[in-house]
RNA sequence: GGGGAGGUAACUUAGCUGGAUAGAGUAGGAGUCUACUAAACUCACAGUCGCGGGUUCAAAUCCCGCCCUCCCCG
Numbered sequence: 001g002g003g004g005a006g007g008u009a010a011c012u013u014a015g016c017u018g019g020a021u022a023g024a025g026u027a028g029g030a031g032u033c034u035a036c037u038a039a040a041c042u043c044a045c046a047g048u049c050g051c052g053g054g055u056u057c058a059a060a061u062c063c064c065g066c067c068c069u070c071c072c073c074g
Stems, first nucleotide, its partner, number of pairs: 001073007010026004019057001029043004050066005
């Protein structure tokens, strides 16, 4: 340099056939339970969907550029 995969919550990730309030688990927080802790259960919190632009009535999802990570080729 060329090609491919990926970037969504603190972490792991689903969703990419354009329209759901963007969902789950873990961690952390509060509570129930317990003599206490752990476990279990309940609740709440947390998201510029990598960045910028475009298309569209509407974009995490499509298109373009850039950045970062991994793999392959040279």
A computed fold for a 74-nucleotide RNA from a Candidatus Bathycorpusculaceae archaeon, annotated as transfer RNA. The source organism's lineage runs through Archaea, Thermoproteati, Bathyarchaeia (SeqCode), Bathyarchaeales (SeqCode) and Candidatus Bathycorpusculaceae. Model confidence (mean pLDDT): 82 of 100. It matches the Rfam family "tRNA". Rfam classes the family as a transfer RNA.